[in-house]
Molecule: transfer RNA
Organism: Candidatus Portnoyibacteriota bacterium
RNA sequence: GGGUACAUAGUUCAAUGUCAGAACACUUGGCUCCAGCCCAAGAAACGGGGGUUAAAUUCCCUCUGUGCCCA
Numbered sequence: 001g002g003g004u005a006c007a008u009a010g011u012u013c014a015a016u017g018u019c020a021g022a023a024c025a026c027u028u029g030g031c032u033c034c035a036g037c038c039c040a041a042g043a044a045a046c047g048g049g050g051g052u053u054a055a056a057u058u059c060c061c062u063c064u065g066u067g068c069c070c071a
Base pairs, nucleotide, nucleotide: 001070002069003068004067005066006065007064010024011023012022013021018054026042027041028040029039030038047063048062049061050060051059
C1' cells in the first nucleotide's frame, strides 16, 4: 500500500428493517447479630458523521479504532 472482518450496559455476548435483551458485576430493600448465599426491585449501552426507508443496531458511503490475510 491492497483486501477482509469486527465495534451494542462496567465485562462477556444476543437481537438477519418495525419496543434494544440476557448473564455476571453494581445499587437499594428483604433475610442474617454482621457478612456471604438466597429472594425482590432498580440504574446502566447501539464508536463519530452522512445516505436509503414510513421505520435502521440491522442496508449503503465515509471517518476512527482493533484483528486477520497478501505485498